Predicted 3D model of a 76-nucleotide RNA (c-di-GMP-I riboswitch aptamer) from Candidatus Brocadia sp. WS118.
It was read from a public genome assembly, where an Rfam model found it.
The coordinates come from a structure-prediction model, not an experiment, and the mean pLDDT is 86.
NCBI's taxonomy places the organism under Bacteria, Pseudomonadati, Planctomycetota, Candidatus Brocadiaceae, Candidatus Brocadia.
RNA sequence: UUCAGAUAAAGGCAAACCCUGGGUAACCAGGGGACGCAAAGUAAAGGGUCUUAAUAAAGACAGCCUUACUGCCGAA
Numbered sequence: 001u002u003c004a005g006a007u008a009a010a011g012g013c014a015a016a017c018c019c020u021g022g023g024u025a026a027c028c029a030g031g032g033g034a035c036g037c038a039a040a041g042u043a044a045a046g047g048g049u050c051u052u053a054a055u056a057a058a059g060a061c062a063g064c065c066u067u068a069c070u071g072c073c074g075a076a
Stems, first nucleotide, its partner, number of pairs: 005073001012037002017032006035063001041069003045066003048061005
């Protein structure tokens, strides 16, 4: 450095649900809240699912999978 990830340490993120706001909607943001997560960090590039709409399209989801880039720690 690469692969890998423990009954380690320091931490981190935050599902469902509730409240407020935005959006036609999927969904998103803030607050609360923890199901869980070794990338549950970033990216819509390839699939897939969802929404609006109707044959022409436009959106959403990274906590669905693949992929790319980046990151903490030190047992095997």